[in-house]
Molecule: transfer RNA
Organism: uncultured Eggerthellaceae bacterium
RNA sequence: GGGACCAUAGCUCAAGGGUGGAGCAGGGGACUCAUAAUCCUUUGGUUGCGGGUUCGAAUCCUGCUGGUCCCA
Numbered sequence: 001g002g003g004a005c006c007a008u009a010g011c012u013c014a015a016g017g018g019u020g021g022a023g024c025a026g027g028g029g030a031c032u033c034a035u036a037a038u039c040c041u042u043u044g045g046u047u048g049c050g051g052g053u054u055c056g057a058a059u060c061c062u063g064c065u066g067g068u069c070c071c072a
Stems, first nucleotide, its partner, number of pairs: 001071007010024004018055001026042005048064005
């Protein structure tokens, strides 16, 4: 210098253009003499940033930033 992939909750990851979810973690409760475990319930997101397409974008296109890898 060229190319590929990735960026979504505190963490690990889902989400076929139509109001963004799970597990773990956090709060509350049940159980127990108590703790742990288990069960119930609940909080938490301007979907990396800026544009574009569309009635509608996490999703499609594009630029930038950051990360991983390949080639030179």